[in-house]
This record gives sequence, C1' cells and structure tokens, in this order.
RNA sequence: CAAGUAAAAGCCAAACCUGUAGCGAUACAGGCACGGAAAGCCACGGGUCUCACGGGGAGACAGCCGGGUUGCCUUG
Repeated sequence: CAAGUAAAAGCCAAACCUGUAGCGAUACAGGCACGGAAAGCCACGGGUCUCACGGGGAGACAGCCGGGUUGCCUUG
C1' cells in the first nucleotide's frame, strides 16, 4: 500500500423486555444476542423519520447509501 476467502484475540450490540429523559422521531442504562471487518467518529450529498406549519422553520437516524477521517486482526 492492497485485499477481507478462512481463522482468531479483543471489540460493538438489532429486535424485544425493564427503567429514565423527550410532544415526538429517538437517546441513555441494564438484560438479551439478529448481526457487524469500521455496526469507531463526522449530518457533507442523497434518503427516511419526528415536531410545528399558510410559508419560512426546528430536530432524529452514522445498524439506509455515498463521501471524509482515524484505527484492530489476518493475508499478500
């Protein structure tokens, strides 16, 4: 630098349940284990969703896709 077939150390943790916060999308904590090779981070582009609405607006999702950035293991 390239790749992620197989394996492995370690890591993350969908849905669901409980609690808390929020009008809500959702978030956080615990349980659990569908999955993940960036399921680490960034709302930059697209997309989806929520609140409000005459219009303008305010938010959520990085485990929807692309992009940016940092990085573990293995192989070459």

A computed fold for a 76-nucleotide RNA from Desulfoluna spongiiphila, annotated as c-di-GMP-I riboswitch aptamer. The model forms 94% of the base pairs in the Rfam consensus. The prediction has a mean pLDDT of 83. The sequence is in RNAcentral, with records from Rfam.